[in-house]
Predicted 3D model of a 103-nucleotide RNA (SAM riboswitch aptamer (S box leader)) from Halalkalibacter wakoensis JCM 9140. Model confidence (mean pLDDT): 81 of 100. The sequence is in RNAcentral, with records from Rfam and Ribocentre.

RNA sequence: UUCUUAUCAAGAGAGACGGAGGGACUGGCCCUAAGAUGUCUCAGCAACCAGCCGAUCUGGUCAGGUGCUAAAUCCAUCAAGUCCAUGACUUGAGAGAUAAGGA
Numbered sequence: 001u002u003c004u005u006a007u008c009a010a011g012a013g014a015g016a017c018g019g020a021g022g023g024a025c026u027g028g029c030c031c032u033a034a035g036a037u038g039u040c041u042c043a044g045c046a047a048c049c050a051g052c053c054g055a056u057c058u059g060g061u062c063a064g065g066u067g068c069u070a071a072a073u074c075c076a077u078c079a080a081g082u083c084c085a086u087g088a089c090u091u092g093a094g095a096g097a098u099a100a101g102g103a
Base pairs, nucleotide, nucleotide: 001103002102003101004100005099006098007097008096013042014041015040016039017038021031022030023029026076027075028074043069044068045067048065049064051061052060053059054057073095077093078092079091080090081089082088083087
């Protein structure tokens, strides 16, 4: 980098450094000098993998490996459908993120 599978409306922030952008892309909308993004330290959340326990399951426990700690993946796009229809909602697809396994 890519493939497969699973999940994505829950949850969880302070300080230091630094100084203008950031929220993947595009559009919207939003965050940001009352200091963003980022880095570091400490703290926290979560049970995907590993470990342990029961004894097999949609179980319990655990922060060791990852991950995460503004807003539903912040919202959308396409297809089908429903309705009291210039819109709202549901399902699926697409895109993305994370984990595990493979190439």